[in-house]
């Protein structure tokens, strides 16, 4: 690196450092000096161990604005000033995150 399942509308801080950017990519649109981002604490959450009857959360991870923030591609259906737009569903693609195989 690739690839296979599963999840992806719940949940999680008025804390210390720090300083200016952040929410994958793209457009939109938001967050941020009433303090991002990264670290420590803290917390949530139950994939995998582990104990096990439910279920606890002790270990390895994940998470902690805003559905994965929203659209990205194809389909229906509906409505409009109609080869075309909007909107809503379903599908699909990208990511994510875990456990497995390469």
């Nucleotide at each position: 690196u690739c690839u296979u399942u599963a999840u992806c509308a719940a949940g999680a801080g008025u804390g210390g450092c720090a300083g200016a950017g952040g929410g994958a990519c793209u457009g939109g649109u938001c967050c941020a000096a009433u303090g991002a981002a990264g670290c420590c604490c803290g917390g949530c959450a139950a994939c995998c161990u582990g104990c096990g009857u439910a279920g606890c959360a002790a270990g390895g991870u994940g998470c902690c604005a805003a559905u994965u923030c929203c659209a990205g591609c194809a389909a229906a259906a509906u409505g409009a000033u109609a080869u075309u737009c909007a909107u809503u569903u379903u599908g699909g693609g990208a990511g994510a995150u875990a456990a497995g195989g390469u």

Predicted 3D model of a 102-nucleotide RNA (SAM riboswitch aptamer (S box leader)) from Neobacillus soli NBRC 102451. The model forms 94% of the base pairs in the Rfam consensus. It matches the Rfam family "SAM riboswitch aptamer (S box leader)". About the family: The SAM riboswitch is found upstream of a number of genes which code for proteins involved in methionine or cysteine biosynthesis in Gram-positive bacteria. The organism belongs to Neobacillus soli, within Bacteria. Model confidence (mean pLDDT): 83 of 100. The sequence was found by an Rfam model in a public genome assembly.